[in-house]
The RNA shown here (Guanidine-I riboswitch aptamer) has 125 nucleotides and comes from Synechococcus lacustris.
The model forms 100% of the base pairs in the Rfam consensus.
Model confidence (mean pLDDT): 81 of 100.
Rfam family: Guanidine-I riboswitch aptamer. Rfam links the family to the GO term regulation of gene expression.
RNA sequence: GGAAGUAGUUCCUAGGGUUCCGACCCAGCCUCUGAUCGUCCCGGCGAUUGGCUUCUGGGUGUCUGGUCCGAGAGGAACUCACCGGGGUAAACCCGGUUGCACGGAGGGAUAAAAGCCCGGGAGAC
Numbered sequence: 001g002g003a004a005g006u007a008g009u010u011c012c013u014a015g016g017g018u019u020c021c022g023a024c025c026c027a028g029c030c031u032c033u034g035a036u037c038g039u040c041c042c043g044g045c046g047a048u049u050g051g052c053u054u055c056u057g058g059g060u061g062u063c064u065g066g067u068c069c070g071a072g073a074g075g076a077a078c079u080c081a082c083c084g085g086g087g088u089a090a091a092c093c094c095g096g097u098u099g100c101a102c103g104g105a106g107g108g109a110u111a112a113a114a115g116c117c118c119g120g121g122a123g124a125c
Base pairs, nucleotide, nucleotide: 007079008078009077010076011075012074015069016068020066021065022063023060024059025058026057027056028055032051033050034049035048036047037046038045039044081097082096083095084094085093086092100120102123106118107117108116
């Protein structure tokens, strides 16, 4: 100075927002009902206002949550690969190795955002 390898998947977590569920707020509808007033002649009806029940629409993630997304540099498990041994040998079995890792801005996807992806990037040492 050059070449090759230093790996993959799943589950979980840090973290993330708001499509859906839930929560809360506003408005309207439905059911029943209290108060006040008016009317009718004692059966009721109408208006205003408050509460309960049901449904619909809108808003809020500076709503703890459920669903969801989720780490190269977080965790666990399994697998691949390599090394040694066993096995006539193949299959297979046992053990071992799989190191280190500071990092913008900006952009992208999804409903939206993020430690996701661009990216072990640009840089730094």